[in-house]
Molecule: transfer RNA
Organism: Parcubacteria group bacterium GW2011_GWB1_42_6
Parts: sequence; C1' cells; structure tokens
RNA sequence: GCGUGCGUAGCUCAACGGCAGAGCAAUCGGCUUAUAUCCGAUCGGUUCUAGGUUCGAAUCCUGGCGCACGCA
Repeated sequence: GCGUGCGUAGCUCAACGGCAGAGCAAUCGGCUUAUAUCCGAUCGGUUCUAGGUUCGAAUCCUGGCGCACGCA
C1' cells in the first nucleotide's frame, strides 16, 4: 500500500429500517449474628466520526479515524 472483519453502558455482548436491551460491575434494599451466596430495585448511552438515502437509521450507502487478521 491492497483486501476482509469489527467499533453500541465501566467490561462482555444483543438489537427485521420503527420504544436502544441483557449479563457482569457500581449504588440501595431484602435475607444472615456477620460476610459471602441468593432475591429485588436503581443507576449507567452524543450507538467511533462527518455526510447521504428514507416519513423514520445502531442497522442501508460514501468518506474519515481506530483496532484485529490476511496479502504484498
């Protein structure tokens, strides 16, 4: 340099073009003599970025950025 894939909550990941969710973590409560386990609730998002298409985009298209892999 070329090609492919990926980028969503603090972490790991979901999400037919139509309300952005789960588990873990954190906080609070229940349980316990107490801690842990377990149970319940709460909190947490400019969906990498700039545009385009669309009534409507995390999702489709284009450029850029970052990471991984392959080729040279």